Small-subunit ribosomal RNA from an uncultured bacterium, 1449 nucleotides, folded computationally. Rfam family: Bacterial small subunit ribosomal RNA. Its family is annotated with structural constituent of ribosome and ribosome in the Gene Ontology.
RNA sequence: AAUCAACGCUGGCGGCGUGCCUAACACAUGCAAGUCGAACGCGAAAGCCCCUUCGGGGGUGAGUAGAGUGGCGUCCGGGUGAGUAACGCGUGGGCAAUCUACCUUUGGGUGGGGAAUAACCAGUCGAAAGAUUGGCUAAUACCGCAUAAUGCAGCGGCUCGACAUCGAGACAGUUGUUAAAGCUUCAUCGCAAGAUGGGGCGCCUAAAGAGGAGCCUGCGUCUGAUUAGCUUGUUGGUAGGGUAACGGCCUACCAAGGCUACGAUCAGUAGCUGGUCUGAGAGGACGGCCAGCCACAAUGGCACUGAAACACGGGCCAUACUCCUACGGGAGGCAGCAGUGGGGAAUUUUGUGCAAUGGGCGAAAGCCUGACGCAGCAACGCCGCGUGAAGGAUGAAAUCCUUCGGGAUGUAAACUUCGCAAAUAUGGGAAGAAUCAAUUGACGGUACCAUAUGUAAGCCCCGGCUAACUCCGUGCCAGCAGCCGCGGUAAUACGGGGGGGGCAAGCGUUGUUCGGAAUUACUGGGCGUAAAGCGCGUGUAGGCGGCUCUUCAAGUCAGGCGUGAAAGCCUCAGGCUCAACCUGGGAAUGGCGUUGGAUACGGUCGAGCUAGAGUGUGGAAGAGGCUAUGGGAAUUCCGUGUGUAGCGGUGAAAUGCGUAGAGAUGCGGAGGAACACCAGCGGCGAAGGCGCCUUGCUGGGCGAUUUCUGACGCUGAGGCGCGAAAGCGAGGGGAGCAAACAGGAUUAGAUACCCUGGUAGUCCAAGCCUUAAACGAUGAGUGCUAGGUGUUGGGGGGUACCACCCUCAGUGCCGAAGCUAACGCAUUAAGCACUCCGCCUGGGGAGUACGGUCGCAAGACUGAAACUCAAAGGAAUUGACGGGGGCCCGCACAAGCAGUGGAGCAUGUGGUUUAAUUCGAAGCAACGCGAAGAACCUUACCAAGACUUGACAUCCCGCUGACCAGCCUAGAGAUAGGCUCUCCCUUCGGGGCAGCGGUGACAGGUGGUGCAUGGUUGUCGUCAGCUCGUGCCGUGAGAUGUUGGGUUAAGUCCCGCAACGAGCGCAACCCUUGGAUUGUGUUGCCACCAUUUAGUUGGGCACUCACAAUCGACUGCCGGUGACAAACCGGAGGAAGGCGGGGAUGACGUCAAAUCAUCAUGCCCCUUAUGUCUUGGGCUACACACGUGCUACAAUGGGCGGUACAAAGGGAUGCGAAGCCGCGAGGUGGAGCCAAUCCCAGAAAGCCGUUCGUAGUUCGGAUUGCAGGCUGCAACUCGCCUGCAUGAAGCCGGAAUUGCUAGUAAUCGCGGAUCAGCAUGCCGCGGUGAAUUCGUUCCCGGGCCUUGUACACACCGCCCGUCACACCAUGGGAGUUGGCAACACCCGAAGUCGGUGAGGUAACUCGCAAGAGAGCCAGCCGCCUAAGGUGGGGUCGAUGACUGGGGUG
Repeated sequence: AAUCAACGCUGGCGGCGUGCCUAACACAUGCAAGUCGAACGCGAAAGCCCCUUCGGGGGUGAGUAGAGUGGCGUCCGGGUGAGUAACGCGUGGGCAAUCUACCUUUGGGUGGGGAAUAACCAGUCGAAAGAUUGGCUAAUACCGCAUAAUGCAGCGGCUCGACAUCGAGACAGUUGUUAAAGCUUCAUCGCAAGAUGGGGCGCCUAAAGAGGAGCCUGCGUCUGAUUAGCUUGUUGGUAGGGUAACGGCCUACCAAGGCUACGAUCAGUAGCUGGUCUGAGAGGACGGCCAGCCACAAUGGCACUGAAACACGGGCCAUACUCCUACGGGAGGCAGCAGUGGGGAAUUUUGUGCAAUGGGCGAAAGCCUGACGCAGCAACGCCGCGUGAAGGAUGAAAUCCUUCGGGAUGUAAACUUCGCAAAUAUGGGAAGAAUCAAUUGACGGUACCAUAUGUAAGCCCCGGCUAACUCCGUGCCAGCAGCCGCGGUAAUACGGGGGGGGCAAGCGUUGUUCGGAAUUACUGGGCGUAAAGCGCGUGUAGGCGGCUCUUCAAGUCAGGCGUGAAAGCCUCAGGCUCAACCUGGGAAUGGCGUUGGAUACGGUCGAGCUAGAGUGUGGAAGAGGCUAUGGGAAUUCCGUGUGUAGCGGUGAAAUGCGUAGAGAUGCGGAGGAACACCAGCGGCGAAGGCGCCUUGCUGGGCGAUUUCUGACGCUGAGGCGCGAAAGCGAGGGGAGCAAACAGGAUUAGAUACCCUGGUAGUCCAAGCCUUAAACGAUGAGUGCUAGGUGUUGGGGGGUACCACCCUCAGUGCCGAAGCUAACGCAUUAAGCACUCCGCCUGGGGAGUACGGUCGCAAGACUGAAACUCAAAGGAAUUGACGGGGGCCCGCACAAGCAGUGGAGCAUGUGGUUUAAUUCGAAGCAACGCGAAGAACCUUACCAAGACUUGACAUCCCGCUGACCAGCCUAGAGAUAGGCUCUCCCUUCGGGGCAGCGGUGACAGGUGGUGCAUGGUUGUCGUCAGCUCGUGCCGUGAGAUGUUGGGUUAAGUCCCGCAACGAGCGCAACCCUUGGAUUGUGUUGCCACCAUUUAGUUGGGCACUCACAAUCGACUGCCGGUGACAAACCGGAGGAAGGCGGGGAUGACGUCAAAUCAUCAUGCCCCUUAUGUCUUGGGCUACACACGUGCUACAAUGGGCGGUACAAAGGGAUGCGAAGCCGCGAGGUGGAGCCAAUCCCAGAAAGCCGUUCGUAGUUCGGAUUGCAGGCUGCAACUCGCCUGCAUGAAGCCGGAAUUGCUAGUAAUCGCGGAUCAGCAUGCCGCGGUGAAUUCGUUCCCGGGCCUUGUACACACCGCCCGUCACACCAUGGGAGUUGGCAACACCCGAAGUCGGUGAGGUAACUCGCAAGAGAGCCAGCCGCCUAAGGUGGGGUCGAUGACUGGGGUG
């Protein structure tokens, strides 16, 4: 785009079309084919009138109705598509092999006789249908006779045409033979019957025409080869029969043919065509309506009649079904029009009329006509029209959204003006009608015209494709979905609302066809790696084929003629108001036939040529093949000598061998297999493949020469042959090796990898198998298209027997153009062309199943489908990853020191418990973390008790004058009640402020979501990286830069380079520490001068120190290395040397990392509670597990005594001195200090003494008891400290694991924050002060380059198979069951034909007659034969216990 459509929602009108696609299923009822009295005989009834003897009769009705004989029609028209793959259809021819009623034209004729019969009448039988006997009768019914030729048949010759046959024409040739029917009208004659003549309609015969039919034939006409052979009337001949006619159409005989790979036969499917739909076309699909042809008429068979049938509304028979029946027997055939049932997703009225068109009969009037014309039903389709038009902003109301300002629906509505298809009503009113005229309209009072009133929009969609966006609800639910995919709490994708988009009386959905699809490629594709080159050759059919000339003209080309039905399509006009639709003209119709031409090309016949191909001659190379001998090295085995304890094997071992003498070594022997070096991207072969030497036989290629042949060529469906390894059967052989197997190891296991053994096999001969990643993943042949370089075999030139140059054939590498998706290929093409063959068409299922062929088997070849997925795949890119590679770094390892893991305790976490043990943090990067400090508070948790505009903010109203503070009572307290005290300003109206009470907006939430967020933070990682602009390269993703050579801590710097520059990072700038200078010296300092117990005081500011400012270090200098670079190494100087030490500083990004409980914040949730207040409890629980620490286990130590030296901090709700009291914690005290002044504040380890003596101790201090101290409203749950007493575990810690490279580790003490009180934690400070680093193999982490990848959520990836479960389709299967087409035999209806016909018999013949004859018929017999029966097979389905694999989850 289309549709014979259907379904869902909706539905105003008209015109024109269309309407059982399924059950060729079954059918009630009505109708669908009759007509003619001008062919013929017969012939009512009712009614009315008359008569009557009352039984009836007559007239009329009426020669009507009616049936019958006869003629014509019923073979047309109408329906359907079952069958049919066929001369069925289409197209073009042929019939010299034919027929033709009615119609037209022409010639001739139509004479004279005969015998019957239906109807009717009278009987008989039957339920009926109907049958039957006797009798009468007519004809255009039937039968003889006559006549007749241009008929037919025989004979004879002539002309012409054609040729497989023969035919046509004309002979006034000749012989024989064959026909008929009348009716009617007019005129005349006649009483009439009738006769004669004219006309009309018929009839007979002959010829012709038109139209129709039959037969034959070239070409075309679906799928399957998993259908390869089929055929016996089969193929042909002769003779006969039969037909309108040819013919095996049929019969007899004879011959053995005929068809088939250009697809016979078989199976499946199907009516064919004009055309229809689609498509740019070529094609593809279809064949409904309309038109042509065919076939069919319940199923099967058969003939009759006829011009024509083997006959839809005829006949006979058989079968099935239905109906009637008196059970004896009968009747029927809607695939005609309506209609019914049934089937189905689905398809109409039991309408009207013969007015028109057409048909039948008739002379005609006319009759008949479900053909046809019309109407009805159905949005089923196409076309047309309408549902209003113009104005109208307070942008109304309402609804939706909102950033709360507003925005949208929206000029839309209301309102004003104007206007009117349909319908209804009224009035008018056609054409279609044709004929001399008159009459004649189903549609239909319809179309149309006028007047009045004035009704009518839905459906789908809005994530992308694809035009159209928001809110709410829902929460991987409900649902959507054509593909991709949406939905797990902010859904433009589900459902609803608003809004929008599209189409519109329709809109969507579903089905189907074509298109897009160059996705079967003729036009117009491919095959190295995506699917795809047969493993290789040989060769049949076929296809294709060199140069020159000639012939022919079948191919080819263009012209004429015929045909190509109409309709349709296209076009030009015309008619319905337009259109759809209809009418007329034209054009077109790629084909077929015929005719006369053309001859380039291809072809044919013929003649020639040598460039293709082959061949001769003389050469060279080779693991080419087959065959028979021979050879040496090595392994193994056997014999023997020497000789002694191991050998062998591995990562390490063991099994194994060996004192019965191995292994090692010498000599001799046996046997089998394979042939080191040479050896080479060297050679040969078609491929597989071929490797010691020699013999014999043999194939192919190459070069040179150019003798000979003269296109002999190329390819190659089938066919045939060869074909590695493994394997098979029977026989040999068997050294080594070695599936299976055994043992030993390894391992969680190890049916493996490793080791020790070892059988088939490997070898030979003859025979099978026929497959490989049989690969260059690249079919064969020919020609053409830049080069360079190596190599093998020839030839030529040249030379010095070099080199070098040219050339042919092979074999490699690199590359231009070109090609390619890219990779790559590139004279050995994957380039440019031609010829031929093979093969491919998404992945899986599956190279499977079934069938067939081959095979001994294994199996091979051929080779599907159901079902399932939305991918599978190629090449390249960027990452990530690798038990890949290279380079490099880091307390990463190593080297060291000290620890952790064991103990006790502290602290955090898990778990458990609990009313609650609030919450968060979770590998590194949670766990002395948030928490720089939970007794109350904190506090978020629990229990109990209270409050509800609230503990807190803003607004409004009322009351009060306060608020605050103090006291009393109740209570656990919150709270409640009471008492006392108690404002400011003022213009005097009031205002401010505060409290109480009230109302509602609101407050409040440590409630949820860190996966909605901001901010902040951790981590990789202080790792050296991460990017951009422009240019260049690539189809592109991307690449280059950023890679490379050096160097660095560093993408730091240098050099090079299709790159040149730039940014964020690195470094530097900042702080601190180390040296110096300058400045300033109090509260700091004290060298000098005084002074003191004391820098205490005077004095001083030199020093220390403090605070500022400045200098200093830059590879600057020297030597070496390096590339003349960057840089590195060493040195000098210097307080400091190559980044001097430390800090702050954290690129692009990663982890949906952490935090909604710091804070902020969207959405959701709670609102007499999830908010607020209070008391008490809990966060402090305790079988247990883990992390982080403290203290130890002791003598480098513990205790006691004495004694020395810091830094950095803090201090007013504070630090708190001296003195006094206490064993002590502490108390008292209160000086001084808002701090370089005073205080905290005694530093400790250390040093000097002394004691302890290896002991669970004079180590260790847990735990517990008692007594105290301090803070605080309060130390019970639950603080810290002191004294006395008690004195647990623990004697250096398994596997494992942490930190640290120098003022570091270790060790020692001091301070601070938090804080009423409460550190073993945290943050700082100084004192003492080491050991080790060979080095980068390994572990961990990281950086750069490279490589592989089936990973990209990126190796914590991906992914394979079994097993278990569920579902689905499918193969096998003992069988069971059904269909179809054949075959053999039996039986055999109707019927044709043949035979017979003793029975029957009007016409004709003979006969006076009787009768006889001719002919015909019944009956009987035979052939053929439908249906039926029996039988064994074939084929295709369905089903089947069980079973095999497959798919999906």